[in-house]
RNA sequence: CGCUUAUAGAGAAAGACGGAGGGAUUAGACCCAACGAAGUCUUAGCAACCUGUUUAAAAUAAGGUGCUAAAUUCUAUCCCAAAAACAAGGGAGAAGAUAAGUG
Numbered sequence: 001c002g003c004u005u006a007u008a009g010a011g012a013a014a015g016a017c018g019g020a021g022g023g024a025u026u027a028g029a030c031c032c033a034a035c036g037a038a039g040u041c042u043u044a045g046c047a048a049c050c051u052g053u054u055u056a057a058a059a060u061a062a063g064g065u066g067c068u069a070a071a072u073u074c075u076a077u078c079c080c081a082a083a084a085a086c087a088a089g090g091g092a093g094a095a096g097a098u099a100a101g102u103g
Stems, first nucleotide, its partner, number of pairs: 001103007013043005021032003026076004044068003049064003052060003072095001077092004
């Protein structure tokens, strides 16, 4: 990096350094940010995918990951519904994310 499977409206922040961006990408919308963005570090926490432990359901949270603004922030393609000046609903998919497995 590719492939397969599973999951997602839940949950969980402080400090130090840093110094202008950030919310994956493209477009649009909407937000966050000098009352300090990204990033790095420390500590704390959440969760329960894998391993472990306990007796099967289940529990636990020791180890491996992951995560700690907003639904994966929302929309984009297709179907259904609705509408026809505009906006609004539901389902599926794509893409991305994480885990486990695999090439």
The RNA shown here (SAM riboswitch aptamer (S box leader)) has 103 nucleotides and comes from Pedobacter arcticus A12. Of the family's consensus pairs, 94% are formed in the model. The sequence was found by an Rfam model in a public genome assembly. Taxonomically the source falls in Pedobacter arcticus (Bacteria, Pseudomonadati, Bacteroidota, Sphingobacteriaceae).